Description: Model confidence (mean pLDDT): 87 of 100. A computed fold for a 499-nucleotide part of an RNA from an uncultured bacterium, annotated as small-subunit ribosomal RNA, 5' domain.

Context: one part of a larger RNA
RNA sequence: GAUUGAACGCUGGCGGCAUGCCUUACACAUGCAAGUCGAACGGCAGCACGGACUUCGGUCUGGUGGCGAGUGGCGAACGGGUGAGUAAUAUAUCGGAACAUACCCUAGAGUGGGGGAUAACGUAGCGAAAGUUACGCUAAUACCGCAUACGAACUAAGGUUGAAAGUGGGGGAUCGCAAGACCUCAUGCUCAUGGAGUGGCCGAUAUCUGAUUAGCUAGUUGGUAGGGUAAAAGCCUACCAAGGCGACGAUCAGUAGCUGGUCUGAGAGGACGACCAGCCACACUGGAACUGAGACACGGUCCAGACUCCUACGGGAGGCAGCAGUGGGGAAUAUUGGACAAUGGGCGAAAGCCUGAUCCAGCAAUGCCGCGUGAGUGAUGAAGGCCUUAGGGUUGUAAAGCUCUUUUACCCGGGAUGAUAAUGACAGUACCGGGAGAAUAAGCUCCGGCUAACUCCGUGCCAGCAGCCGCGGUAAUACGGAGGGAGCUAGCGUUGUUC
Numbered sequence: 001g002a003u004u005g006a007a008c009g010c011u012g013g014c015g016g017c018a019u020g021c022c023u024u025a026c027a028c029a030u031g032c033a034a035g036u037c038g039a040a041c042g043g044c045a046g047c048a049c050g051g052a053c054u055u056c057g058g059u060c061u062g063g064u065g066g067c068g069a070g071u072g073g074c075g076a077a078c079g080g081g082u083g084a085g086u087a088a089u090a091u092a093u094c095g096g097a098a099c100a101u102a103c104c105c106u107a108g109a110g111u112g113g114g115g116g117a118u119a120a121c122g123u124a125g126c127g128a129a130a131g132u133u134a135c136g137c138u139a140a141u142a143c144c145g146c147a148u149a150c151g152a153a154c155u156a157a158g159g160u161u162g163a164a165a166g167u168g169g170g171g172g173a174u175c176g177c178a179a180g181a182c183c184u185c186a187u188g189c190u191c192a193u194g195g196a197g198u199g200g201c202c203g204a205u206a207u208c209u210g211a212u213u214a215g216c217u218a219g220u221u222g223g224u225a226g227g228g229u230a231a232a233a234g235c236c237u238a239c240c241a242a243g244g245c246g247a248c249g250a251u252c253a254g255u256a257g258c259u260g261g262u263c264u265g266a267g268a269g270g271a272c273g274a275c276c277a278g279c280c281a282c283a284c285u286g287g288a289a290c291u292g293a294g295a296c297a298c299g300g301u302c303c304a305g306a307c308u309c310c311u312a313c314g315g316g317a318g319g320c321a322g323c324a325g326u327g328g329g330g331a332a333u334a335u336u337g338g339a340c341a342a343u344g345g346g347c348g349a350a351a352g353c354c355u356g357a358u359c360c361a362g363c364a365a366u367g368c369c370g371c372g373u374g375a376g377u378g379a380u381g382a383a384g385g386c387c388u389u390a391g392g393g394u395u396g397u398a399a400a401g402c403u404c405u406u407u408u409a410c411c412c413g414g415g416a417u418g419a420u421a422a423u424g425a426c427a428g429u430a431c432c433g434g435g436a437g438a439a440u441a442a443g444c445u446c447c448g449g450c451u452a453a454c455u456c457c458g459u460g461c462c463a464g465c466a467g468c469c470g471c472g473g474u475a476a477u478a479c480g481g482a483g484g485g486a487g488c489u490a491g492c493g494u495u496g497u498u499c
Base pairs, nucleotide, nucleotide: 001499002498004496006495007494008493009492010491013371014370015369016368017367018366019364020363021329026327027326028325030324031323032322035074036073037072040071041070043067044066047065048064049063050061051060052059053058081282082281083280090207091206092205093204094203095202096201099199100198101197104195105194108191109190110189111188112146114144115143121136122135123134124133125132126131152161153160154159166187167186168185169184170183171182174181175180208254209253210252215245216244217243220242221241222240223239224238225237226236227235257279258278259277260276261272262271263270264269284305285304286303287302288301307318308317309316310315335361337360338359339358343357344355345354346353347352374404375403376402377401384395385394386393387392410435411434412433413432414431418426443488444487445486446485447484448469449468450467454483455482456481457480458479464471465470
């Protein structure tokens, strides 16, 4: 000099764009953050409509719109947070072969015929609650057989095995009392080919410090057989052999998420990894599996532990490192805001619903950038202050005065883009027009040398200053005040960080 997720002191007008718990991965009150589908299903708790009855108070009725709870499907593995762990099961780059893939696109084949349950519901219980038991009834795109098998899988190559589900709209004839059958369109379902994208696995190279850590290793290294996985493999087991790694630093210990990048520097390099983007890991602590295309799952389950809460003492409930917010810690870090209008995501045929993702607003000079706090004229160089050699000098064109302007702020009016036809939280915002009026708006640090800027008074090695050298003991340009001056400016200075 540059830099900063900064803090502190003094000061503080506006706008735009960014950024904002770096400390206790400390504990959390409250609200919200993942639902959706009635065009899968049986139904009908509540609402509205229609109908029936009525003692005019109401009662009944899934008939219609729709729909609480329930069965079922898809989603909940994304999105959002944090960096504890991890020095290599990570990351970056370059390669590889033995794999998986819901939704989407795609060559092809099929969608025939049956069955038994179960929740809801009803009845009867138990429990303070959380919840739960028995019996009975019922549906499906829930579940299970049979048939069929273009592909597919297995094969001792003969053969063997294995599937499905319907729903909605429209409709001339025919059948049917009707529902419907039937036809057609749409969308599903099953098998299966290829793809896209995504994911799992393996290898090489690179990736901090310590030798005051020198030896480490028994599933250890390799083989055979078996198991196991979507898949290669000591991944696991039995047997056999005795290997494998290491001064090119094994092992151990410490520290640490990695990268694109950021800061600095002429570069080489050094330091860092906030925000944004990619990957990884974690979700009170430890362990485990279930479901599923995908998890060993932040707002799922089970077990153990610590902590908190409820309890009728028998037993139960919880997990903000989601968004706000609280306590605590700390030098220090914001609102218990608005909206789904846009972008995107989930579900749905759609209408739509949900979305603290996101878009916005609020707070903070935390940073960067821009603008303003007036312009011109004005000498008797006014008054006052300060200095003085008492003549004067300086503050100083500075002020006043005169003539103007209106950025910003204020008042009034108009008023967007963002939105393809509709739909705007932001927002009556940005912006535009008009009005009055210099009006609403300047500080901070320094002045001995380094280092731009000097005098007086006070003090008297005191009080104090100080980055280094050093000032102060009676004439201090170095302390304190004043006048004057220098620098930067809505900031200035100090402290901390890095180069």